[in-house]
Context: one part of a larger RNA
RNA sequence: GAACGAACGCUUGCAGCGUGGAUUAGGCAUGCAAGUCGAACGGGAAGCCCCUUUUUCAAUCUUCGGAGAGAAGUUGGGGUGGAGAGUGGCGAAAGGGUGAGUAACGCGUGGGUAAUCUACCCUCAAGUUGGGGAUAACACUCCGAAAGGAGUGCUAAUACCGAAUGUGGUUCCCCGACGAUGGUCGGGGUAAUUGAAGAUGGGGACCCUUCGGGGCCUAUCGCUUGGGGAGGAGCCCGCGUCCCAUCAGCUUGUUGGUAAGGUAACGGCUUACCAAGGCAUACGGGUAGCUGGUCUGAGAGGAUGGUCAGCCACACUGGGACUGAGACACUGCCCAGACUCCUACGGGAGGCUGCAGUCGAGGAUCAUUUGCAAUGCGCGAAAGCGUGACAAUGCGACGCUGCGUGGAGGAUGACGGCCUUAGGGUUGUAAACUCCUGUCAUUCGGGAAAAAUGGUCCCGCCCCCAAUACGGGCGGGAGUUGAUGGUACCGGAAGAGGAAGCCACGGCUAACUCUGUGCCAGCAGCCGCGGUAAUACAGAGGUGGCGAGCGUUGUUC
Repeated sequence: GAACGAACGCUUGCAGCGUGGAUUAGGCAUGCAAGUCGAACGGGAAGCCCCUUUUUCAAUCUUCGGAGAGAAGUUGGGGUGGAGAGUGGCGAAAGGGUGAGUAACGCGUGGGUAAUCUACCCUCAAGUUGGGGAUAACACUCCGAAAGGAGUGCUAAUACCGAAUGUGGUUCCCCGACGAUGGUCGGGGUAAUUGAAGAUGGGGACCCUUCGGGGCCUAUCGCUUGGGGAGGAGCCCGCGUCCCAUCAGCUUGUUGGUAAGGUAACGGCUUACCAAGGCAUACGGGUAGCUGGUCUGAGAGGAUGGUCAGCCACACUGGGACUGAGACACUGCCCAGACUCCUACGGGAGGCUGCAGUCGAGGAUCAUUUGCAAUGCGCGAAAGCGUGACAAUGCGACGCUGCGUGGAGGAUGACGGCCUUAGGGUUGUAAACUCCUGUCAUUCGGGAAAAAUGGUCCCGCCCCCAAUACGGGCGGGAGUUGAUGGUACCGGAAGAGGAAGCCACGGCUAACUCUGUGCCAGCAGCCGCGGUAAUACAGAGGUGGCGAGCGUUGUUC
């Protein structure tokens, strides 16, 4: 000199863009952060409508016995409606947080997989036949303080289970070509094994019908099997990746082989047997997430890894598996432990290193805000729903950038201050005064701006089809959807009015005098200053530097 996720002191007008728990991976009250699908399924609350039973009131009529429009409630039935819960599917393995652990194929880079897997998506080929038994919800009964649980009975499915079908796939055998070991391609086999589910829309004939509909045809979405792709993931290898030798030897599943098991897959990954190997900056200790990058520097290098992006690891601590295409799973399960809470003492509940917020510790780090309008993700045919991701607003000079705090004229060089050789000098065109301007702020008005595309409806053309239904594609048109926000921006008004400080002045280092103090009080980055004329302490005037900041401290180069 430059830099910072900074802190502290003094000061502080506005705007834009960034950025903000670095310490206790300490403990957490409260709210929210993962749902969605009725076009998979059974059932169906409230509400509304119609009919009906019955109670109360009652206009009016009356032959005074009654009748009774209508109103309110009630019973039963039907229609509409679609809540909450349940079965089932997909998602919940993404997104979000943190850096405790990890010196490791963890990361970076370059390869290998002939040793592998892959839901959703795209593409190609083939198929989608016919049955069965349950179970939740629900009803009833029971146990328990609760959390919750048990029994009996009923019922559905794209839930579950057999059967048929084998285009195919897998295994085995044979042959041929290429090749690198379990690879690729083609042909054959009496071989063995392996599959499915429906839903919704539309419809001219024909058939069935409980008259609701169904068969049949067709479109879309699904389902099953297989090939390929894309994206994703697993595993292996070369090289690189901090300090300590006051750590010199380490190792028994250890190193290799055979066989078996296990895995999607190779492998001591695991087991049995056999051999005795294997490594050596090993082993041990300390520290640390790694990288793209960031800071500095002319570079070489050094330091660093916050925000953003990629990878890894973790989810109260330790261990374990289940489900699933994918987890050994942050807001899933089980066990153990510590802690907190409820309890009828028998037993239960919980996990903010998600967003806000709270306590603690600390020099130190924000709102218990708004919205799904946009972008993206999940589900859904879609409308849509959900989303503390995200988009926004708020707070903090924490950083960077921009703007302003006025401009021009104005000398008898006013007053005041300070200095003085007492003449004057300086503050100083600075002020006053005159003429202007109106950025920002204030106030009034305009501004339904842009951020909007998509989807819905209508019209036209094309495709599908038996079809002028439906559905799909393209083009045109209509109306709708904004948290920010009456915000940005624009225009008017008034008036210099509301807006400057901080540090330094002995040398390094730009900038000097007076007064006070008297080795005292104090200053100080280094040299050093102060003991009666201190440009070094304190105050004042003046000057220098930077400026909404300035200085100090810490850290890095």